Context: one part of a larger RNA
């Protein structure tokens, strides 16, 4: 490679757009591929069989030609409209981007009132505070987080997305008209891509890896508690990975089957087209090389040996 497979077993790419390539609707005409049938011509015609009556014919076989039917492929057409797309109108939408904004909660801070405890835990201690005035109450400001019901709903390619308003943009549905196969898939490639991490500049209320202290314990670098750095949030870039899951690639047509089993049944059924991937376990998603990246690391990806 072939074959057989990819929900749960090794195997569907994180997702989309799209180049090459592959593949691809209806009708008619022309050419063309293959197959069959019929007819005609030519060849053969030992024996047996039928006719004729000694020689031929029929039959049979091979080859060629023509016709018809089906079929393969290509080209053509003022062709067709069921696929696809566009325009107009109406409607829908928690896609998205930018700006502004509402409510609630938490906390810090400022002011005022007020005075000695507060906080934590199973119980405690570390810790906060006592004239540098905590905690509590009230008002204002700043920062961050969240958005009841409606919702068994809705949008988007996925990631993901819910207070409200405006602008821009996008998608979907319905109706009419138009174009007239323009379609499907898509190696490479391009773009998007949670959280975390990185760079620069801001911001820093809660929370909180690391770290310090306290407690517990025979002991503990942990569970529990106090404080708290990076981070979390904003802007501009990079990184490109997730159990990125429906563990199920996309499209078309059909209908009651299908799977070892569980179960599927708008598919995991029956068929067709395209792409991706798997081929006993471990070594190993490792080594080496290349590419990408500031780095972290990502991507591609073996073998010896061993069972």
């Nucleotide at each position: 490679u072939u074959g057989g497979g990819u929900g749960u077993u090794u195997a569907g790419g994180a997702u989309g757009c799209g180049u090459a390539g592959g593949u691809u609707g209806u009708u008619a005409u022309u050419u063309u591929u293959u197959a069959a049938a019929u007819u005609u011509u030519a060849c053969u015609a030992a024996a047996a069989u039928a006719c004729u009556a000694u020689u031929g014919u029929a039959a049979g076989u091979u080859a060629a030609a023509a016709u018809u039917u089906a079929u393969u492929a290509a080209a053509u057409a003022u062709a067709c409209u069921a696929g696809a797309a566009a325009a107009u109108a109406a409607a829908a939408u928690a896609a998205a981007a930018u700006a502004u904004u509402a409510u609630a909660u938490g906390u810090a801070u400022a002011u005022a009132u007020u005075u000695a405890a507060u906080g934590a835990u199973a119980a405690a201690a570390u810790a906060u505070g006592u004239u540098u005035g905590a905690a509590a109450u009230a008002u204002g400001u700043g920062c961050a987080u969240a958005u009841a019901a409606c919702a068994g709903u809705a949008u988007g390619a996925a990631g993901a997305u819910a207070u409200a308003u405006a602008u821009u943009u996008a998608u979907u549905u319905u109706a009419u008209u138009u174009u007239g196969a323009c379609g499907c898939u898509g190696a490479g490639g391009c773009a998007u891509g949670a959280a975390g991490g990185u760079a620069u500049a801001g911001g820093c209320u809660c929370c909180g890896a690391a770290u310090a202290g306290g407690u517990u314990u025979u002991g503990u670098a942990a569970c529990c508690c106090u404080a708290u750095u990076a981070g979390a949030c904003u802007a501009u870039a990079c990184u490109a990975u997730a159990a990125a899951a429906u563990a199920u690639g996309g499209a078309u047509a059909u209908u009651a089957g299908u799977u070892u089993a569980c179960g599927c049944g708008a598919a995991a059924a029956u068929a067709u087209c395209c792409c991706a991937c798997c081929u006993g376990g471990g070594c190993a998603g490792u080594a080496u090389a290349g590419u990408u990246g500031c780095a972290a690391a990502a991507u591609c990806g073996a073998a010896a040996c061993u069972c």
Model confidence (mean pLDDT): 80 of 100. Small-subunit ribosomal RNA, central domain from Lipophrys pholis, 307 nucleotides, folded computationally. Lineage of the source: Eukaryota > Eumetazoa > Ovalentaria > Salariinae > Lipophrys. Rfam family: Bacterial small subunit ribosomal RNA.